This is a predicted structure of a 549-nucleotide part of an RNA (large-subunit ribosomal RNA, domain I) from a Mycoplasmataceae bacterium. The prediction has a mean pLDDT of 84. The source organism's lineage runs through Bacteria, Mycoplasmatota, Mollicutes, Mycoplasmatales and Mycoplasmataceae.
Context: one part of a larger RNA
RNA sequence: AGUGUAUGGUGGAUGACUUGGGACUAAAAGACGAAGAAGGACGUGAUAUUCUGCGAUAAGUUUCGGGGAGCUGAAAAUAAGCUUUGAUCCGGAAAUUUCCGAAUGGGGCAACCUUUUACCAGUAAUGUGGUAAAAUUUAAGUUUCAUUAGAUACUUAAAAGUGAACCUGGAGAACUGAAACAUCUUAGUACCCAGAGGAAAAGAAAAUAAAUAAUGAUUCCCUUAGUAGUGGCGAGCGAAAAGGGAACAGCCCAAACCAAUUGCAUAAAUUGGGGUUGUAGGAAAGUGCAUUAAGAGUUACAAAGGUUAUUGAUAGAAGAAGUAGUUGGAAAGCUACGCCAAAGAAAGUGAUAGCCUCGUAUUCGAAAUCAAUAACUCUCUGCAUUUCAUCCUGAGUACCACGAGACACGUGAAAUCUUGUGGGAAUCCACGGGGACCACCCCGUAAGGCUAAAUACUAAUUAGUCACCGAUAGUGAACUAGUACCGUGAGGGAAAGUUGAAAAGAACCUCGGAAGAGGAGUGAAAUAGAACCUGAAACUAUAACACUU
Numbered sequence: 001a002g003u004g005u006a007u008g009g010u011g012g013a014u015g016a017c018u019u020g021g022g023a024c025u026a027a028a029a030g031a032c033g034a035a036g037a038a039g040g041a042c043g044u045g046a047u048a049u050u051c052u053g054c055g056a057u058a059a060g061u062u063u064c065g066g067g068g069a070g071c072u073g074a075a076a077a078u079a080a081g082c083u084u085u086g087a088u089c090c091g092g093a094a095a096u097u098u099c100c101g102a103a104u105g106g107g108g109c110a111a112c113c114u115u116u117u118a119c120c121a122g123u124a125a126u127g128u129g130g131u132a133a134a135a136u137u138u139a140a141g142u143u144u145c146a147u148u149a150g151a152u153a154c155u156u157a158a159a160a161g162u163g164a165a166c167c168u169g170g171a172g173a174a175c176u177g178a179a180a181c182a183u184c185u186u187a188g189u190a191c192c193c194a195g196a197g198g199a200a201a202a203g204a205a206a207a208u209a210a211a212u213a214a215u216g217a218u219u220c221c222c223u224u225a226g227u228a229g230u231g232g233c234g235a236g237c238g239a240a241a242a243g244g245g246a247a248c249a250g251c252c253c254a255a256a257c258c259a260a261u262u263g264c265a266u267a268a269a270u271u272g273g274g275g276u277u278g279u280a281g282g283a284a285a286g287u288g289c290a291u292u293a294a295g296a297g298u299u300a301c302a303a304a305g306g307u308u309a310u311u312g313a314u315a316g317a318a319g320a321a322g323u324a325g326u327u328g329g330a331a332a333g334c335u336a337c338g339c340c341a342a343a344g345a346a347a348g349u350g351a352u353a354g355c356c357u358c359g360u361a362u363u364c365g366a367a368a369u370c371a372a373u374a375a376c377u378c379u380c381u382g383c384a385u386u387u388c389a390u391c392c393u394g395a396g397u398a399c400c401a402c403g404a405g406a407c408a409c410g411u412g413a414a415a416u417c418u419u420g421u422g423g424g425a426a427u428c429c430a431c432g433g434g435g436a437c438c439a440c441c442c443c444g445u446a447a448g449g450c451u452a453a454a455u456a457c458u459a460a461u462u463a464g465u466c467a468c469c470g471a472u473a474g475u476g477a478a479c480u481a482g483u484a485c486c487g488u489g490a491g492g493g494a495a496a497g498u499u500g501a502a503a504a505g506a507a508c509c510u511c512g513g514a515a516g517a518g519g520a521g522u523g524a525a526a527u528a529g530a531a532c533c534u535g536a537a538a539c540u541a542u543a544a545c546a547c548u549u
Stems, first nucleotide, its partner, number of pairs: 001548004005543005015533001016498002020469002022466006029458002031162002039100003042055003046078002050074002061094006070082003105114003115134007136159007144151002166197001167195004177184001181232001207215002219246004229237002250450003253394001257273006278428001280393004284387006294381004305377010316364003322337005338355002340344001347357002399423008409435001430445005485492002505532001508519004
């Protein structure tokens, strides 16, 4: 010097644990906001840095219920208090709720400055303090401007802003793939904007089909089918009908015609009646039946509630049955003999508990608010048919040309749908469609509108589940976490869990300035001593130990 061994240090792996996460299921909910939200600033406690709660009534106020012995949050301690005249705590309903923020009297560098008017308080007076109102836009009403239009002022109502995903519309990439790349693809995706709802959208055939058969609004799923097609016929893209299911629901206007009102008016407008479809229907002109019984109803179809009952939500209540011995620091372990079970789910308790605690099965419960359902109240309501071919049945529309887009369909033989430009019909003896176009045939009635369910999603709530993680994992975050820290900013973004059953957290003595030690004491254990469970390796110290050189 090396190797080994032993005993330590350092270090924080591993094991064990779980307060936190992840993914789902069911129910319920699906909004909040000018009555000032979401989100914040600043305050608020006897002592009070942070978090939580709350708002100058400030860890709280009132009231109605629950509950029944302790309480004054996390969070100790002291002080001072509260409480069986029922506190703390839990739930319902109220009150209060500074300042900023859509922020809205004006301004502004958010949480600040400041004005006017009315009223009140106060002062000898001014200054001062308090309360209320005062933004913009839209609509309706009223006033004035001679009238329409428009403006003016006032009154009333509404809007705005935020929110995880889902939805509709507008606008709309590129990387990428095609083994390059341009049509194409990625993709109508990402991103952006606008808007709505608990769902949204779609929706009651100018449909689908078929070849002489039929179906009957929409939506979603399975299948048809990676088929028919489309495609630098490359890469790729990619249906539909039919069939099987989920769920089912149908309606209202415009017009013709009649009446009323305004109007000089046979113009026009408004209101009411009427009427709503393809086997064409309606009006018009007639006929018959009915007329207070029956039917229907608040999700469309007309519309607003109320009462009662039941069920449920938001606190809760009752809830069976074990002792002894033994080991141990501690019994729930072991031994012995019992018991309950509509309850042997789970959790806790000094080790592993059906019978210790909390619970579980089962049963019960609401003053108040809310939800659903039912009944009653309430509300609403004529139907059928004949004749005729006089009137009506959605116009810058259908359709055409050019240019685009959407359709699985890239201009193609390209129908269908949408429409930027230019043309531009018919009116039921009519018009549209059936994948160029024409004929026959068949199906339908565009150019107005509403419509539940089946479908999509889950920020937040309640209950539960897991061949999900277990602190370098699982959320970025089990802890003061979107914190510390970094960046002018947009933005980026950590590390960090474990004494013990119980602080019983080490009185007292010794050394030391202290840190830190040695005794003493606590404890089952202190090599569990707060740098605290276990405590690997690297690294390192010591040895009068072993071996090698």